[in-house]
């Protein structure tokens, strides 16, 4: 300083899932919990996955109407500048032991 993660040793983190609280959600954040986890430290840079407030389509239904044109409501479909780091990759930092 670079690999490796068998043997250990000290430690670390905390998935479900409960309460609380923040959002329109996804999702965070705190307590308790502990499946796991050798980066399950940190980072939205890539690919990937999740939500749809708000924008757009449909003119699909129903209501109103100055009556065929407008609104307003419900459904639906598409949208991230929202969200995952315990999906994967990539940068960055790091304990001990081994080579």
């Nucleotide at each position: 300083u670079u690999u490796u993660g068998a043997c250990a040793a000290a430690g670390g983190c905390u998935c479900a899932c409960u309460c609380g609280u923040c959002g329109a959600a996804a999702g965070g954040c705190g307590a308790g919990g502990u499946c796991g986890c050798a980066a399950a430290g940190u980072u939205a840079c890539c690919g990937g996955u999740c939500u749809a407030a708000g924008g757009a389509g449909u003119g699909g239904c129903g209501u109103g109407u100055u009556c065929u044109u407008c609104a307003c409501g419900c459904a639906u479909u598409u949208u991230a500048c929202g969200a995952c780091a315990g999906c994967g990759g990539g940068a960055u930092u790091a304990c001990c032991a081994a080579a």